[in-house]
RNA sequence: GGCGGGAUGGCGCAGUGGAAGCGUGCCGGGUUCAUGCCCCGGAGGUUGCAGGUUCGAGUCCUGCUCCCGCAA
Repeated sequence: GGCGGGAUGGCGCAGUGGAAGCGUGCCGGGUUCAUGCCCCGGAGGUUGCAGGUUCGAGUCCUGCUCCCGCAA
């Protein structure tokens, strides 16, 4: 250099073109003598970067960066 897969809250992952969700963690409250378990609520995301298509993009297209793998 070629081919394939991946990049989304702190971490692990979902996400029919109608616009952000789950688990865990964190914070607050309830419960308990107390901690844990359990229950309720909350914060936290410029969806790798830059363009394009579209009324509308995490999703489709192009280029680039990084990670994993395959062949040689």
Background
Transfer RNA from Rhodopirellula sp., 72 nucleotides, folded computationally. Its Rfam family is "tRNA". Its family is annotated with triplet codon-amino acid adaptor activity in the Gene Ontology. The prediction has a mean pLDDT of 85. The sequence is in RNAcentral, with records from ENA. Taxonomically the source falls in Rhodopirellula (Bacteria, Pseudomonadati, Planctomycetia, Pirellulaceae).